[in-house]
Context: one part of a larger RNA
RNA sequence: UAACGGAGGCCCGCAUAAGCGAUGGAGCAUGUGGUUUAAUUCGAUGCAAAGAAAAGAACCUUACCAGGGCUUGACAUGCCGCGAAUCCUCUUGAAAGAGAGGGGUGCCUUCGGGAAUGCAGACACAAGUGGUGUAUGGCUGUCGUCAGCUCAUGCCGUAAGGUGUUCGAUUAAGUCCCGCAACGAGCGAAACCCUCGUGCUUAGUUGCCACCGUUGAGUUUGGAACCCUGAGCAGACUGUCGGUGAUAAGCCAGAGGAAGGUGAGGAUGACGUCAAGUCAUCAUGCCCCUUAUGCCCUCGGAGACACACGAGCUACAAUGGCCUGGACAAAGGGUCGCGAUCCUCCGAGGGUGAGCUAACUCAAAAAACCCGUCCUUAGUUCGGAUUGCAGGCUGCAACUCGCCUGCAUAAAGCCGGAAUUGCUUGUAAUCGCCGGUCAGCCAUACGACAGUGAAUUCGUUCCCGGGCCUUGUACA
Numbered sequence: 001u002a003a004c005g006g007a008g009g010c011c012c013g014c015a016u017a018a019g020c021g022a023u024g025g026a027g028c029a030u031g032u033g034g035u036u037u038a039a040u041u042c043g044a045u046g047c048a049a050a051g052a053a054a055a056g057a058a059c060c061u062u063a064c065c066a067g068g069g070c071u072u073g074a075c076a077u078g079c080c081g082c083g084a085a086u087c088c089u090c091u092u093g094a095a096a097g098a099g100a101g102g103g104g105u106g107c108c109u110u111c112g113g114g115a116a117u118g119c120a121g122a123c124a125c126a127a128g129u130g131g132u133g134u135a136u137g138g139c140u141g142u143c144g145u146c147a148g149c150u151c152a153u154g155c156c157g158u159a160a161g162g163u164g165u166u167c168g169a170u171u172a173a174g175u176c177c178c179g180c181a182a183c184g185a186g187c188g189a190a191a192c193c194c195u196c197g198u199g200c201u202u203a204g205u206u207g208c209c210a211c212c213g214u215u216g217a218g219u220u221u222g223g224a225a226c227c228c229u230g231a232g233c234a235g236a237c238u239g240u241c242g243g244u245g246a247u248a249a250g251c252c253a254g255a256g257g258a259a260g261g262u263g264a265g266g267a268u269g270a271c272g273u274c275a276a277g278u279c280a281u282c283a284u285g286c287c288c289c290u291u292a293u294g295c296c297c298u299c300g301g302a303g304a305c306a307c308a309c310g311a312g313c314u315a316c317a318a319u320g321g322c323c324u325g326g327a328c329a330a331a332g333g334g335u336c337g338c339g340a341u342c343c344u345c346c347g348a349g350g351g352u353g354a355g356c357u358a359a360c361u362c363a364a365a366a367a368a369c370c371c372g373u374c375c376u377u378a379g380u381u382c383g384g385a386u387u388g389c390a391g392g393c394u395g396c397a398a399c400u401c402g403c404c405u406g407c408a409u410a411a412a413g414c415c416g417g418a419a420u421u422g423c424u425u426g427u428a429a430u431c432g433c434c435g436g437u438c439a440g441c442c443a444u445a446c447g448a449c450a451g452u453g454a455a456u457u458c459g460u461u462c463c464c465g466g467g468c469c470u471u472g473u474a475c476a
Base pairs, nucleotide, nucleotide: 001476003473004472005471007470008469009468010467011466012465013464015460016459019423020422021421022420023419026314027313028312030310031309032308033307034305035304064300066298067297068296069295070294073125077124078123079121081119082118083117087102088101089100090099091098092097107114108113128288130287131286132285136283137282138278139277140276141274143272148187149186150185151184153182154163155162156161168177193266194265195264196263198234199233200232201231202230203229204228208223209222237260240254242252243251244250303442316416320375321373322372325369332362333361334360337356338355342351343350344349382413387408388407389406390405391404392403393402429452430451432449434447435446
């Protein structure tokens, strides 16, 4: 000097407390361990692995296994020879591939040949999702959006080092003020950036409709006010008033205001820590393999199943189940696409095919509300797993192993032990909608969007994590 202390002081955080919900019990979907297997490809393992990489494993993907094949190779450059290339048919085979036959000559040219491309040959070499993340780059997680981490000069100390960065007050903040052998500066914090919230100006089509007529309908004429969309400005700064404070920084209360003290959310992650993660994104040193640890193909596997763990969905019902009716969003996607309308089917779906980038369409928002119910507390009109039959869709192909529909079947489950966990306001809870990946889909996931919309916070004694100062030390 750092680290540590069941040492002290000060302070913060959904850390506790106060409250609401959930997990842990059941069934299913999913990830992991284990076991099994020819293979169940590989990595990730406390927080910081485990609905994570994977924004989508039937084939492909695919790296794994079994079998069938190739050896200058699927791919690159160089040498040489032949034929331009491409194409069609047949045989064999699970396919990859192998064999046979046919047709055919373009471009440039100094007429020698060349370019591009195919086949054959010999070598240099290619190839490797093989090893090492403890050889590495790059990227990332984490403490932590915590408030820290340092430097120059000066001064102090024999030196390691200290000071500055400590004190008092304050802040979300090493934020700012005051004092001080320090005076300044940098990386962080803040601000600058994006979205939302208010107004103004400007622009009105595909969007809008107050007034004027009009209609089944903003449909048409008309309009530029409103809404909305895009661009550009204004606005918030403790600016103002009062109190408090050291005449400071600030704090408390008020006015005005759409918004008030960081307005709300996002992006942004200092010096470093964990030899943290990744050689399987990529790049790369060294090592290893070279008729195989490379390459092609078919089938299988990653989907197995006594069990254990994680994170989810659906429930156990009456604040409910079922039925009738008419309502109210936002944000997204669409031409190999979204698909209205009409016909048909109980339905999934099928046929037809208008229109389509503020135009058409996916699209029905759902909860809420209303009308009821031989529902009346039951394993039930709760719950829907599982299973049988009959169909539909995608796709060469749905057996291993897809999704959806109809009928039948109707399991566990009556609110969950110890324990654990999320959340402070348009939040939790609850309700639906959309997107990416994508032929299809195992999505109950992930990422967004709006609807309805709470309770509680006395406080910091204690648990956990963190910051600053002081102190002790058997450690470096």

The part of an RNA shown here (small-subunit ribosomal RNA, 3' major domain) has 476 nucleotides and comes from Breynia disticha f. nivosa. RNAcentral holds the full RNA, with entries from SILVA. Its mean pLDDT, the model's own confidence on a scale to 100, is 83.